[in-house]
SAM riboswitch aptamer (S box leader) from a Bacteroidota bacterium, 103 nucleotides, folded computationally. Taxonomically the source falls in Bacteroidota (Bacteria, Pseudomonadati).

RNA sequence: UACUUAUCCAGAAAGACCGAGGGAAUAGGCCCUUUGACGUCUUGGCAACCCCUUUUUAAGUACGGUGCCAAUUCCUAGUCCCGUUCUUGGGAGCAGAUAAGCA
Numbered sequence: 001u002a003c004u005u006a007u008c009c010a011g012a013a014a015g016a017c018c019g020a021g022g023g024a025a026u027a028g029g030c031c032c033u034u035u036g037a038c039g040u041c042u043u044g045g046c047a048a049c050c051c052c053u054u055u056u057u058a059a060g061u062a063c064g065g066u067g068c069c070a071a072u073u074c075c076u077a078g079u080c081c082c083g084u085u086c087u088u089g090g091g092a093g094c095a096g097a098u099a100a101g102c103a
Base pairs, nucleotide, nucleotide: 001103003101004100005099006098007097008096013043014042015041016040017039021032022031023030026077027076028075029074044069045068046067049065050064052060053059054058073095079092080091081090082089083088
């Protein structure tokens, strides 16, 4: 990096440093941000995919490997289907993120 499978309306922040943008990409919206965002580090926490345990369609644990700690993956659109009071509703898909496996 490609592929496969699963999940994505729950949950979880303080301090230090830095200093202007940030919320993946395109467009639109909305939001966060000099009362210091984003990022980095430390500490803490959340969760339970792997690991581990058991009485194994499941439950438990949280030492270890990851992940995560504004907003549903922040929302909508891009493709298709269904419905509709005709401008809106729902579903799937695409894209993305994470884990495990595999090449």